Molecule: c-di-GMP-I riboswitch aptamer
Organism: Anaerolineae bacterium
RNA sequence: AGCUCGAAAAGGCAAACCCGUCGCGAGGCGGGGACGCAAAGUCAUGGGUCUACUAACCUGGUACGUAGAGGUUUGUAGACCGCCAGACUGCUGAA
Numbered sequence: 001a002g003c004u005c006g007a008a009a010a011g012g013c014a015a016a017c018c019c020g021u022c023g024c025g026a027g028g029c030g031g032g033g034a035c036g037c038a039a040a041g042u043c044a045u046g047g048g049u050c051u052a053c054u055a056a057c058c059u060g061g062u063a064c065g066u067a068g069a070g071g072u073u074u075g076u077a078g079a080c081c082g083c084c085a086g087a088c089u090g091c092u093g094a095a
Stems, first nucleotide, its partner, number of pairs: 012037002017032006035082001041088003045085003048080006055073005
């Protein structure tokens, strides 16, 4: 001087919920508020979840048809990184 482990302190972020505001919506932003967080900093890249529209099918219903309802899947456009990975950056340091 560096590495591992790691006490403590300083500082940081802020779930649910409430208020305001924007958005069709998932949600975003601001204020309050703290359940938690050592990357709860940044990036929607892979998976995942969710939303809107879309088409097909199924359920149910009906005399038939249509409308409407629920579900599954396809496609398109989005949301979430405080779901899991990945990439980039990054604080302290007693025994």